[in-house]
Context: one part of a larger RNA
Molecule: small-subunit ribosomal RNA, 5' domain
Organism: uncultured bacterium
């Protein structure tokens, strides 16, 4: 000098930050991921009706997209985990952008719904009807994929051009039928990722040898993809004092603290990457997961039960409990930013924006300013003359934190509607939208209106009196205290900081 601090004494205000470092212990309750009627059928309520039907709202269901983002935590991990620099001729990428081509037929189901059965419940089963952008199938094949062949280029399964055979697509919707919006195939881009490699990445040698899918090859499987990734067979290799193997500790980095630097320490908040979601395993769906608020199995725990069987996972936001020296509100809002869905209106969003609590930190402000001596009273000291607290107070003048009154924001202009344009991009015009908040701020009125804490032997800035008498006690080091203690305790005075001051812990 520093801190996510704690403890003691004290404590006025504001702004900006920041707040379970311990038990990755256990959790009551509420909320944290939905949305689309411009994909589809149905039910209910209401309205209109030319009695054919049409419209609005609501509900669950089928279907689509999202739920792999965002948010939390640091348990595990000494590893290509991370950092950095490369490689991928060995790979993928939904939504988005650009380009090329297409979007023609047919069919079978099923939920919702109706009927019934079983169960305490969770839930399950049977029969019957129905729709689609759900499912199946035929056609077409620009293309694409596989196999065979040819030519050129060259970085390994790469690129370009050509021929043959085989296989392979699609879905519709609509307020304005459109240069609309979707769908299918392929190529390119963008973005995001998978994989590989060089170098770097704590301590212990009181860990010295380690290894059987182990090291390599061939065939096969598997994957988006190289690979002992897996498997069969064959070979016997591979690693190690340049520290293998083992043990301990630990998420890594940008950064942060310190330091003149080199370095040392650290990784909380914010940002990037990784890992995890009660402990352990597994796959399904999907462009993407081996999936925090999805599934399944085992284990531990908790809860319900009619004892047959079921339900659950806060390391999301609040909150409870335990542990601990110690860490907050079961708050407001989607107004803004961002995200999901939707043509949109909009809906959802404990992301986020705000408010609350805590001197936990930093910064700012205030507890007054000027005048005022015969130097009041009082305290303390005294050589009894006086000295000091001390211009300090009183008192006079001034200002006016607080408080009251009035006005009152920026953050909000996009989206939307209208006009031009093409229903585009863009431009112009119009109206609406604020949780914070009647807050900040501005104007007016207005009261002199909290100061504490530590220290005063030397280091180190600040001295006297009394009490005590190696006692009681102090102490960071040196050391003080045994009858005049500037070192203990109190007082007066002083010094240093100040809404803080000290102590403890840790780092340089």
């Nucleotide at each position: 000098g520093g801190u996510g601090a704690a403890c003691g004494c004290u404590g006025g205000c504001g702004g900006c930050g920041u707040g379970c470092u311990u038990a990755a212990g256990a959790c009551a309750u509420g909320c944290a991921a939905g949305u689309c009627g411009a994909a589809c059928g149905c039910a209910g309520u209401c309205c209109c009706c030319u009695c054919g039907g049409g419209g609005a709202c609501u509900g669950a269901g089928u279907g689509g997209c999202g739920c792999a983002c965002g948010g939390g935590u640091g348990a595990g991990u000494a590893a290509c985990g991370c950092g950095u620099a490369a490689c991928u001729g060995g790979c993928c990428u939904a939504c988005c952008c650009c380009c090329a081509a297409g979007u023609c037929g047919c069919g079978a189901a099923u939920a919702a719904c109706c009927c019934g059965u079983c169960g305490a419940a969770a839930g399950a089963c049977g029969g019957g009807c129905u729709a689609a952008u759900g499912c199946g199938u035929g056609a077409u094949g620009u293309g694409c994929a596989g196999c065979u062949c040819u030519g050129c280029c060259u970085g390994u399964g790469g690129g370009c051009a050509g021929a043959g055979c085989u296989g392979u697509a699609a879905a519709g919707g609509c307020u304005g039928u459109g240069a609309c919006u979707g769908c299918u195939u392929g190529g390119g881009g963008a973005u995001g990722g998978g994989g590989u490699u060089g170098c770097g990445u704590u301590u212990c040698a009181u860990c010295a040898g380690c290894u059987a899918g182990a090291u390599g090859g061939u065939g096969g499987g598997g994957u988006a993809a190289a690979g002992g990734c897996c498997u069969a067979c064959c070979a016997u290799g591979g690693c190690g004092a340049c520290g293998a193997c083992g043990a301990a500790u630990a998420g890594c980095c940008g950064g942060c603290c310190u330091g003149a630097g080199a370095g040392g320490g650290u990784g909380g908040c914010c940002g990037g990457c990784c890992a995890c979601a009660g402990g352990g395993g597994c796959a399904c769906u999907g462009a993407g997961a081996c999936a925090c608020g999805g599934g399944u199995c085992c284990c531990a725990c908790u809860c319900c039960u009619a004892c047959g069987g079921g339900a659950g996972g806060c390391a999301g936001c609040a909150g409870u409990u335990a542990g601990g020296a110690a860490u907050c509100u079961u708050c407001c809002c989607c107004a803004a930013u961002g995200g999901g869905c939707g043509c949109a209106a909009g809906c959802c969003u404990g992301a986020g924006g705000g408010a609350g609590c805590g001197a936990c930190g930093c910064c700012g402000c205030g507890u007054g300013a000027g005048g005022g001596a015969c130097g009041a009273a009082g305290g303390u000291c005294c050589u009894c003359g006086g000295a000091u607290c001390g211009u300090a107070a009183a008192c006079c003048u001034c200002u006016g934190a607080a408080u009251c009154c009035a006005c009152g924001a920026c953050g909000a202009a996009a989206g939307c509607c209208c006009g031009c344009g093409a229903c585009g991009a863009g431009c112009g015009g119009g109206g609406a939208u604020g949780a914070c908040g009647g807050u900040a701020g501005u104007g007016g009125a207005g009261u002199a209106a909290u100061a504490g804490c530590a220290c005063c032997g030397g280091c180190u800035a600040a001295c006297u009196c009394c009490g005590u008498g190696c006692c009681a006690g102090c102490a960071g080091c040196c050391g003080c205290g045994g009858u005049a203690a500037u070192a203990c305790g109190g007082a007066g005075g002083g010094u240093g900081c100040a809404a803080g001051c000290g102590u403890u812990a840790c780092c340089c």